Annotation: Predicted 3D model of an 86-nucleotide RNA (Glycine riboswitch aptamer) from a soil metagenome.
This record gives sequence, structure tokens and C1' cells, in this order.
RNA sequence: GGGCGGGAGAGUCCAUCCGCAGCUUCGGAUGCGGUGGACGCCGAAGGAGCAACCUCCCCGGAAUCUCUCAGGCACCCGAACCGCCC
Repeated sequence: GGGCGGGAGAGUCCAUCCGCAGCUUCGGAUGCGGUGGACGCCGAAGGAGCAACCUCCCCGGAAUCUCUCAGGCACCCGAACCGCCC
């Protein structure tokens, strides 16, 4: 590095444009999802910062810490890390 398996965290409100579903007195409202907005939140893609530590010294390397630019906050994907095999 590759394959297989496991693999967390964080959300509500508003809008009505779209899609789906059932109900229907066929007027309509309801639920879910997408989208947009507001505020909030999470960190284990990536990125950045400090630094324990590594090193005879310098240079350098360096996190699960910190930040949250990015990413994410139904599910899925992704996913640090762990186990087995090559």
C1' cells in the first nucleotide's frame, strides 16, 4: 500500500418551490426527503497550528491535542483507529 471485517459524534426552527406516501367531504391538511434561509452543533475525509515525543546537536519528523478553512449533523457514502491475510 491492497483485500476482508468492525467503526463514532453532532440539530432544531422557518419557507414554500419540487418529489414521494397514505388519508380525504376531492376543498385540503399531514408525514418524509431534496432545496433555500436563520441560529446552533460535531470532528475520525482533507487542511492548518502548537507540542508531548523521536534525534549527540542543528535541521527535520510528529498526534487521537487544538482550530474548524473544508467536510459533516435521517439513511447511505466517507471515516481516524483496531483485527486477520498478502

Source information:
The sequence is in RNAcentral, with records from MGnify. Of the family's consensus pairs, 90% are formed in the model. It matches the Rfam family "Glycine riboswitch aptamer". From the family's description: This family represents the bacterial glycine riboswitch. Glycine riboswitches usually consist of two metabolite-binding aptamers domains with similar structures in tandem. The aptamers cooperatively bind glycine to regulate the expression of downstream genes. Its mean pLDDT, the model's own confidence on a scale to 100, is 76.